[in-house]
């Protein structure tokens, strides 16, 4: 040097914080939505990977 594996950091997981937890990635990385359509276009769902909680948005009743 090359290559692999393992620990720590660290990044990441379609729209935000914080928490807790799970995957994945190693920087030439993991990520970067989903449906029609040949393309161009068009339409459609969520603030999570998951769970609480806050904040933003929609909708519907009450006060």
């Nucleotide at each position: 040097g090359c290559a692999u594996u393992u620990a720590c950091c660290g990044g990441c997981g379609a729209u935000g914080g914080u928490g807790u937890u799970c995957g994945c990635c190693a920087u030439u990385a993991a990520c970067c939505g989903c449906a029609a359509g040949u393309a161009a276009u068009u339409g459609c769902u969520g603030a999570u990977g998951a769970c609480a909680c806050c904040u933003g948005c929609a909708u519907a009743u009450a006060g």
Record summary:
This is a predicted structure of a 63-nucleotide RNA (Fluoride riboswitch aptamer (crcB RNA motif)) from Candidatus Izemoplasma sp. It was read from a public genome assembly, where an Rfam model found it. Its mean pLDDT, the model's own confidence on a scale to 100, is 81.